Annotation
A computed fold for a 1519-nucleotide RNA from a metagenome, annotated as small-subunit ribosomal RNA. The RNAcentral record of the sequence draws on SILVA. The coordinates come from a structure-prediction model, not an experiment, and the mean pLDDT is 84.
[in-house]
RNA sequence: AGAGUUUGAUUCUGGCUCAGGACUAACGCUGGCGGCGUGCCUAAUACAUGCAAGUCGAACGGAACACUGUAGCAAUACAGUGUUUAGUGGCAAACGGGUGAGUAAUGCAUGGGUAACGUUCCUCAAAGACUGGGAUAACAGCCCGAAAGGGUUGCUAAUACCGGAUGUGGUGAUAGGGUCGCAAGAUCUUAUCAUUAAAGGAUGGCCUCUAUUUAUAAGCUAUCGCUAUGAGAUCGGCCCAUGUUCCAUCAGAUAGUUGGUGAGGUAACGGCCCACCAAGUCUGCAACGGAUAGCCGGCCUGAGAGGGCGAACGGCCACACUGGAACUGCGACACGGUCCAGACUCCUACGGGAGGCAGCAGUAGGGAAUAUUCCACAAUGGACGAAAGUCUGAUGGAGCGACGCCGCGUGAGGGAUGAAGGUCUUCGGAUUGUAAACCUCUUUCGACAGGGACUAAAUGCAUUACGGUGAAUAAUCGUAAUGUUUGACGGUACCUAGGGAAGAAGCUACGGCUAACUCUGUGCCAGCAGCCGCGGUAAUACAGAGGUAGCGAGCGUUGUCCGGAUUUACUGGGCGUAAAGGGCUUGUAGGUGGCCUAUCAAGUCAGGUGUGAAAUCAUCCCGCUUAACGGGAUAAUUGCAUUUGAUACUGAAUGGCUUGAGUGCAGGAAGGGAAACUGGAAUUUCCGGUGUAGCGGUGAAAUGCGUAGAUAUCGGAAAGAACACCAGUGGCGAAGGCGGGUUUCUGGCCUGCAACUGACACUGAGGAGCGAAAGCUAGGGGAGCAAACAGGAUUAGAUACCCUGGUAGUCCUAGCCUUAAACUAUGCACAUUAGGUGUGAGAGGAUUAUUCCUUUCGUGCCGACGCUAACGCAUUAAAUGUGCCGCCUGGGAACUACGAUCGCAAGAUUGAAACUCAAAGAAAUUGACGGGGGUCCGCACAAGCGGUGGAGCAUGUGGUUUAAUUCGACGCAACGCGAAGAACCUUACCUGGGCUUGACAUGUUGGUGAAAGCCUUUCGAAAGAUUGGCCCCUUAGCAAUAAGCACCAUCACAGGUGUUGCAUGGCUGUCGUCAGCUCGUGUCGUGAGAUGUUGGGUUAAGUCCUCUAACGAGCGCAACCCCUAUCGCUAGUUACUAACAGGUUAAGCUGAGAACUCUAGCGAGACUGCCUGGGAUAACCAGGAGGAAGGUGGGGAUGACGUCAAGUCCUCAUGGCCCUUAUGUCCAGGGCUACACACGUGCUACAAUGGCAUAUACAGCGGGUUGCAAGAUCGCAAGAUGGAGCCAAUCCCUAAAAGUAUGCCCCAGUUCGGAUUGGAGUCUGCAAUUCGACUCCAUGAAGUCGGAAUCGCUGGUAAUCGUGGAUCAGCUACGCCACGGUGAAUACGUUCCCGGGCCUUGUACACACCGCCCGUCACGCCACGAAAGCUAAUUGUACCUGAAGACGGCAAUCCAACCCGCAAGGGAGGUAGCUGGACACGGUAUGAUUGGUGAUUGGGGCGAAGUCGUAACAAGGUA
Repeated sequence: AGAGUUUGAUUCUGGCUCAGGACUAACGCUGGCGGCGUGCCUAAUACAUGCAAGUCGAACGGAACACUGUAGCAAUACAGUGUUUAGUGGCAAACGGGUGAGUAAUGCAUGGGUAACGUUCCUCAAAGACUGGGAUAACAGCCCGAAAGGGUUGCUAAUACCGGAUGUGGUGAUAGGGUCGCAAGAUCUUAUCAUUAAAGGAUGGCCUCUAUUUAUAAGCUAUCGCUAUGAGAUCGGCCCAUGUUCCAUCAGAUAGUUGGUGAGGUAACGGCCCACCAAGUCUGCAACGGAUAGCCGGCCUGAGAGGGCGAACGGCCACACUGGAACUGCGACACGGUCCAGACUCCUACGGGAGGCAGCAGUAGGGAAUAUUCCACAAUGGACGAAAGUCUGAUGGAGCGACGCCGCGUGAGGGAUGAAGGUCUUCGGAUUGUAAACCUCUUUCGACAGGGACUAAAUGCAUUACGGUGAAUAAUCGUAAUGUUUGACGGUACCUAGGGAAGAAGCUACGGCUAACUCUGUGCCAGCAGCCGCGGUAAUACAGAGGUAGCGAGCGUUGUCCGGAUUUACUGGGCGUAAAGGGCUUGUAGGUGGCCUAUCAAGUCAGGUGUGAAAUCAUCCCGCUUAACGGGAUAAUUGCAUUUGAUACUGAAUGGCUUGAGUGCAGGAAGGGAAACUGGAAUUUCCGGUGUAGCGGUGAAAUGCGUAGAUAUCGGAAAGAACACCAGUGGCGAAGGCGGGUUUCUGGCCUGCAACUGACACUGAGGAGCGAAAGCUAGGGGAGCAAACAGGAUUAGAUACCCUGGUAGUCCUAGCCUUAAACUAUGCACAUUAGGUGUGAGAGGAUUAUUCCUUUCGUGCCGACGCUAACGCAUUAAAUGUGCCGCCUGGGAACUACGAUCGCAAGAUUGAAACUCAAAGAAAUUGACGGGGGUCCGCACAAGCGGUGGAGCAUGUGGUUUAAUUCGACGCAACGCGAAGAACCUUACCUGGGCUUGACAUGUUGGUGAAAGCCUUUCGAAAGAUUGGCCCCUUAGCAAUAAGCACCAUCACAGGUGUUGCAUGGCUGUCGUCAGCUCGUGUCGUGAGAUGUUGGGUUAAGUCCUCUAACGAGCGCAACCCCUAUCGCUAGUUACUAACAGGUUAAGCUGAGAACUCUAGCGAGACUGCCUGGGAUAACCAGGAGGAAGGUGGGGAUGACGUCAAGUCCUCAUGGCCCUUAUGUCCAGGGCUACACACGUGCUACAAUGGCAUAUACAGCGGGUUGCAAGAUCGCAAGAUGGAGCCAAUCCCUAAAAGUAUGCCCCAGUUCGGAUUGGAGUCUGCAAUUCGACUCCAUGAAGUCGGAAUCGCUGGUAAUCGUGGAUCAGCUACGCCACGGUGAAUACGUUCCCGGGCCUUGUACACACCGCCCGUCACGCCACGAAAGCUAAUUGUACCUGAAGACGGCAAUCCAACCCGCAAGGGAGGUAGCUGGACACGGUAUGAUUGGUGAUUGGGGCGAAGUCGUAACAAGGUA
């Protein structure tokens, strides 16, 4: 630091996802040791049990026990000491510990204030502590109660309680004075008056004073405690400023509310409370309401700014079963206190009681999930105490958990036969792998054994020294020294001995991102998956294995946060087309603002001071063996407050200025707006005339109108609406919008002048106004047009497009509605930044004039820089800047729902979520496509000729049938195709019978010895099995034996027309013999790509020419090759025969010849070469000459890059899979030949251009020894007999046929046609039944030229006629491939159909139009809305009720302390109780908000091949 993912590819926009770090984590697999940390995030759910707050006898009285002493004989009594302690009393219990429910401010953080306050314990200062009194608990007796507990009588103490005195002082009042403060006021001080305090105890020591007199205490002294006061310290209370989450679909809230006065209350200010008065107070800088949440130091992340979090540690707050309340106290409205109410749990004798783990452990429950009912007060800290000490689940430790961080180990060195085994394999090997074994060495950690800590400093005690107090050399206190005392952890850390590699490695991943690859299994199954996506028989993506990669006592997964994400953009984004400019104007708040200036110092900048707790983080140093961890110092804490200074800029403020803005004067243009009046053309209707049969309408029609007189035409009348020409990317207006003419009223704009004002400006959240069309309300109006509707057409349908009608509406008046692709898809204002060229409105100047120049404002086009993803924008910016406003943040759901506001309604504005997808999108590129365009070609159409489609037959296919009817081929480009030949064979299919190393190949091991061949027996359909015999053993070696051969047995293997042509090679078809397809370098473009290859001509052709940011090149085209057309040369048999000779009935028959034909080799020839014209002087085209042939002479071979997963695994080859006594192999028979039917391709016909009969003429290509076969004879014939000749220019096949000549037939189902059937034969063959061909005789079907539709052909072609060959025993051949004979018609032309090439255009297509894609309906699933209601929670208002407690009142009950009184009694002061106003829970009524649920209902999303149509994308077929 980036990466993957939208596309065929590209750039951009934009979302989703990943790699990193971190966790109070959990889950899966695994697990050796130690250190340091950490551990209920859920149910603030409920809790059994134990412990967590006591202490003081030096405050007090008692009790018990022990000991000592005295007395006593003893029991016992007294005194003392010690221990224990229930109670009274003091202090503590408000700390420490837990939790985060509530709380959005009564909180917290930071900084201030308190002149408005308190403070036990502690420290200091200075003063005091005098004198009295009455009770009460404990205890004892009695009583009640189950218990908890209580009542009553009696006794008693205090540092408990109370009265009086004193008053250094404090407080209050009155009267002064000083200092300070802006002020309120604070503070110091003087005088007078009033008021206000106490508690003693113990221990040690002493004898100065007093009393007894050895020495003690009533005394003194030291310490502790007490009281009032001042000060300090500490800890708090209250107040202020700033900051502190989300929602505006929460916009208004508020009656103690806001303020005042006066009482009350508090430690203290204050509506804190009360009475009265006033009517205020808060709010867009977010009140009120709702949701969520403890806040902070900090923690995690990040480059930072930020974002998220608030576990552990530290500070603050709040809470303690829920709600309320006070008491005590310095402090509480109190976690382990009290009272009341409620819920729950427990006990109960049913009367009544008890309880509160969010303390430490622990239990149940919840949950994915979180520990021991441990040890110790040794240390630190706390409470009490004079102290010893006691208490302390605070704390220190241990235990459990890999929960986290850190450290260590599981060995080190050598070791190649590269072992075995595993895995893979191209079978050679590779890899695991120096890994192991094996050799040498070490012993951390663990286990075992021995030794063994630091943490301990204090306090206390003892001694000594110095100092304070003191009468004191005593005692005591303080300080210092010495000695002594104490360890939970723990026999732990640590150290050491011995022995031995010994006891110690897993997890995840391996398609890309992302480091790491193979085999097997599976077969869209099972499964994986963070995203893209894998899996449908060769899966590096599933599962297993081997190997590899990463991390390592851990490794993965899940969840959450930050990051990447500049994807909320302050740093640091955007808005023409990707999401995004408000429809427009005006203007409030706000924001921003021209030039000069005395002054201030708020912002700003600089310095100082205070604070910013500690911990954390950072740097340095240090301590644990290291690290984690810890200690110390420094830095930092970017903040806040305060103070001093600076004054450029902003701001405030004074006085000016004129350039921004406005006013004035002089002119100007215009469909700017409103109202009134007015004009002509046209349409329609009505009246009248003329006139007659149609009009109208369409692609074509029909509906409609018309003989009751239409349309047409002439005249007249009426009505409404709109304003031709002018008219123009021309004008005006803010936008919407505005168009006949005239008048009135009215708004804005421009130009010139420079007289006036003097910043008056820009923008503009809310607000207000305007705002097309449609629509709504009321009243008019209504000619034309025209939703709805009706009819006619079209259509499969046609609720449409087209036609005929036609109502709202369109028009006017008044009022609503407030939306548009309200678009320049471009907010407003200002400034700056090259030009060119039109046009509208002005001004100035020049010119005789046409006209030209300068300048301002508007409105267009083209273009430089610049910008942009590109397209494009470009002084009318989308450039460069400034100011202000609006808006956006993936697609869908959704211009929706709910709520609110507006509206008469329709509806508008505002505006989500669940759920779902990994895209949606912009621009441009290359293709493909278009019922887009241009251009060109082709038997493509047209012009012609002949067919097919109808009949019969042949043949192939489908279908059906069958035991089998083997398989393949399916639009063109399957269907007389593979098959150039199925009776057996072929043959792959079926039935049946056999074989199993096999019908065929190679090899191993063992055995046998010949084998083969010939003849033969039995069974059998054959294959095969089987009997007997004949014959007989090769080579080397004496032999054994070896080699060869064959058979038998065995093992490897053979074999497969089984499967996959979608795993393949090869071959082939097709577009198409169409003219195309590409590359190198250069250039252009961010890029995909473009250019070249486009353009202008031309060609059969990307053929050639020309132009040109292209220049060249390759594969194709053409040519080179073959046949054919002309000629020459050479050669002359088997071919030929002109001349000569011979010869026959005839005949190149013979001699001979080399002329001709021909044969087959080599050459020539044709190249737009020549001429004329056109063309651009080109390429080329048209015509002509010559020539056998003329513009490629004709024909063939030749098939670019590629397309169709085209065809073929059944030609062959081949990977994988499958079968292996069968899917192999042999055999017999059957089938491939079936037959209601459908299609393709052909043959023969339907006849007279014919049929039949007779006679007669002329070819070429080919074939022939398992062959072709002549002449001759026989047969009506097929053919037979027989065999001359020929291995072929020699002989044979071989008759060519149409044709020609003559005759008959005379238009008919015929002398046409020949199917079908019967009979008789011939030939081939082992065999002709299924199932051959041919012959003869007889029979004589359909058919009289063929519907829709469709095929071939442009010249030696079509048509027609026959001939040959391959395959082959024969043949189904009418097929196929060749050959020659006879031999036409037509082409105006390119509008249309089909196919194709090039250019261009549109595109939402790219599997590429057989594309894409929309909506309803049906089915399933999911979430959501509405809904009669039901229900829960929260909350408002009104009223009722009114526990406990506090406050107020009364107090007839009761009362020891004080006063009066001899006393009785009274008073003062209290008090049980009663009562008043507030108040918790609760209740009644009625609202609100939020949630749950709800028959039914609504749309939405998703879902594999469902149904109906075809809306959109091309002119998408009606843009």